The RNA shown here (Glycine riboswitch aptamer) has 103 nucleotides and comes from Gordonia asplenii. The source organism's lineage runs through Bacteria, Bacillati, Actinomycetes, Gordoniaceae and Gordonia. RNAcentral holds the sequence, with entries from Rfam.

RNA sequence: CGCUACGCAGCGGGAGAGCGUCGGCCCGUAACUCGGGACCCGGCCGCCGAAGGAGCAACACCUCUCCGUCAAUCUCUCAGGCACCCUGGACCGCGGCGUUGAC
Numbered sequence: 001c002g003c004u005a006c007g008c009a010g011c012g013g014g015a016g017a018g019c020g021u022c023g024g025c026c027c028g029u030a031a032c033u034c035g036g037g038a039c040c041c042g043g044c045c046g047c048c049g050a051a052g053g054a055g056c057a058a059c060a061c062c063u064c065u066c067c068g069u070c071a072a073u074c075u076c077u078c079a080g081g082c083a084c085c086c087u088g089g090a091c092c093g094c095g096g097c098g099u100u101g102a103c
Stems, first nucleotide, its partner, number of pairs: 005099004010094004018045001020044005025037004046082003052078001053076003060069002
């Protein structure tokens, strides 16, 4: 000087799944009658998978052997999410800072 790897924050991109149903609640109405409904609360069923979480293989490592260790955008759905908007969002791109520090 600074490859590589890791971490942090910033900017940009970023999917999927019920505008479900019942009740509360709010509004209109002579009427707890009927109708409408953004948000909020609760119950029930269905669904998604890319915050997080959990589980597993081969190779390899360990051992005489067994056992054990090891991953995900796979699987499970605890959590989270399911009109639009907002928010979140694995992962990707750009440059920056820090650590490591090859040649």